[in-house]
Background
This is a predicted structure of a 60-nucleotide RNA (Fluoride riboswitch aptamer (crcB RNA motif)) from a Bacillota bacterium. The source organism's lineage runs through Bacteria, Bacillati and Bacillota. The coordinates come from a structure-prediction model, not an experiment, and the mean pLDDT is 78.
RNA sequence: AUGCAACAGGGCGAAGGAGCUCGCCCAAACCGCCUUUGUGCUGAUGGCUCCUGUUUACCA
Numbered sequence: 001a002u003g004c005a006a007c008a009g010g011g012c013g014a015a016g017g018a019g020c021u022c023g024c025c026c027a028a029a030c031c032g033c034c035u036u037u038g039u040g041c042u043g044a045u046g047g048c049u050c051c052u053g054u055u056u057a058c059c060a
Base pairs, nucleotide, nucleotide: 009026010025011024012023013022016051017050018049019048020047021046032041033040034038
C1' cells in the first nucleotide's frame, strides 16, 4: 500500500420533520413514471403513525 473477514459505527430506500419497524449498502446503497417530452402525470412514508405543507369534496 492492497485484498479478505470480524467487531463497532455510520449511511441509504424519487419532493419536509419525528417515532417505530423492514430491507439494503460499506463507497456503495440511492437518484419515480409516460405513446404524446409536454403549462405531462402520481405520492410529502420502503411500511405504519403523528406534525407541517399542497390538492379535492362537504359542513359551519